[in-house]
RNA sequence: GCGGGUAUGGUUCAGUGGUAGAACGCGAGCUUCCCAAGCUUGAGGCGGCGGUCCGAUUCCGCUUACCCGCU
Numbered sequence: 001g002c003g004g005g006u007a008u009g010g011u012u013c014a015g016u017g018g019u020a021g022a023a024c025g026c027g028a029g030c031u032u033c034c035c036a037a038g039c040u041u042g043a044g045g046c047g048g049c050g051g052u053c054c055g056a057u058u059c060c061g062c063u064u065a066c067c068c069g070c071u
Base pairs, nucleotide, nucleotide: 001070002069003068004067005066006065007064010024011023012022013021018054026042027041028040029039030038047063048062049061050060051059
């Protein structure tokens, strides 16, 4: 330099053109003499820019970071 892949709450992962989910973690409450466990509840997220579309996390282009291969 060229090609490919991945990017989603704090972490690990789903998801799909039409309200973004789970587990763990975190906060609050209940329970308990206390802790743990359990139950209820809450906050928190689609790498960035642009395009297509009535509508984009999803499709397209560029770009950033990381990983793999070729040279």
The RNA shown here (transfer RNA) has 71 nucleotides and comes from a bacterium. It matches the Rfam family "tRNA". By type it is a transfer RNA. The sequence was found in a public genome assembly. Model confidence (mean pLDDT): 82 of 100.